Annotation
Predicted 3D model of a 101-nucleotide RNA (SAM riboswitch aptamer (S box leader)) from Algoriphagus sp. The sequence was found by an Rfam model in a public genome assembly. The model forms 91% of the base pairs in the Rfam consensus. Lineage of the source: Bacteria > Pseudomonadati > Cytophagales > Cyclobacteriaceae > Algoriphagus. Its Rfam family is "SAM riboswitch aptamer (S box leader)". Rfam links the family to the GO term regulation of gene expression. The prediction has a mean pLDDT of 79.

[in-house]
RNA sequence: UGCUUAUCGAGAAAGACUGAGGGAAGGGCCCUAUGACGUCUUAGCAACCUGAAUUGAAGGUGCUAACUCCCAUUCUAGUGAAUGCUAGAAACAGAUGAGCG
Numbered sequence: 001u002g003c004u005u006a007u008c009g010a011g012a013a014a015g016a017c018u019g020a021g022g023g024a025a026g027g028g029c030c031c032u033a034u035g036a037c038g039u040c041u042u043a044g045c046a047a048c049c050u051g052a053a054u055u056g057a058a059g060g061u062g063c064u065a066a067c068u069c070c071c072a073u074u075c076u077a078g079u080g081a082a083u084g085c086u087a088g089a090a091a092c093a094g095a096u097g098a099g100c101g
Base pairs, nucleotide, nucleotide: 001101002100003099004098005097006096007095008094013042014041015040016039017038021031022030023029026071027070028069043064044063045062047061048060049059068093073090074089075088076087077086078085079084
């Protein structure tokens, strides 16, 4: 990096360094010099793997703004004069884990 597969409405901080954008991509809407994002340390959360379960778990990865922040693409239903609005489902894409190449 690619393929397969599972989950994605919950949960979870502080300090130091740095210094301007960031939230994947389009449109929104948010976060951000009252320091975002990123890195490190400690702490925490608990999804997967693991392995105990007499004894304790420990460990590996991950995560700690907003439903995967919302919408889009398709289908179904309702409403409406209508571009629309509301609800549900699916697909595409994304994130994370595990396995394989």